[in-house]
RNA sequence: AGCGUGGGCUCAGACGGCGUCAUGUUCCGAACCUGGUCAGGUCUUGACGGAAGCAGCCAUAAGGGGCCGCUGACGAGCGUCUGAGCCCACC
Numbered sequence: 001a002g003c004g005u006g007g008g009c010u011c012a013g014a015c016g017g018c019g020u021c022a023u024g025u026u027c028c029g030a031a032c033c034u035g036g037u038c039a040g041g042u043c044u045u046g047a048c049g050g051a052a053g054c055a056g057c058c059a060u061a062a063g064g065g066g067c068c069g070c071u072g073a074c075g076a077g078c079g080u081c082u083g084a085g086c087c088c089a090c091c
Base pairs, nucleotide, nucleotide: 004090005089006088007087008086009085010084011083012082013081014080015079016078018075019074020073021072022071024067025066026065027064028063034059035058036057037056042051043050044049
């Protein structure tokens, strides 16, 4: 000096995990400016009927809470593996 081997550090990539957001699902959720059904009452009709429609109830919108699963995105001195570079040691 060279090859090989081992160790340490740095960077890159792959996979996995973690956190956040979205999505999914479920629950809550509008005095009136959502819908349905509209007691009472109101209007209309000679009458039969009809019309609008408050409260209530039901279903939901905007929005909010919960849930774990799938999927997607983002993030970081988490883990494993591979490669490259540098340093050290052995032969």

Predicted 3D model of a 91-nucleotide RNA (Bacterial small signal recognition particle RNA) from a Coriobacteriales bacterium. Taxonomically the source falls in Coriobacteriales (Bacteria, Bacillati, Actinomycetota, Coriobacteriia). It is recorded under the gene name ffs. Its Rfam family is "Bacterial small signal recognition particle RNA". Rfam links the family to the GO terms signal recognition particle, plasma membrane targeting and SRP-dependent cotranslational protein targeting to membrane, signal sequence recognition. The family is grouped with related families in Rfam's "SRP clan". Rfam's curators write: The signal recognition particle (SRP) is a universally conserved ribonucleoprotein involved in the co-translational targeting of proteins to membranes.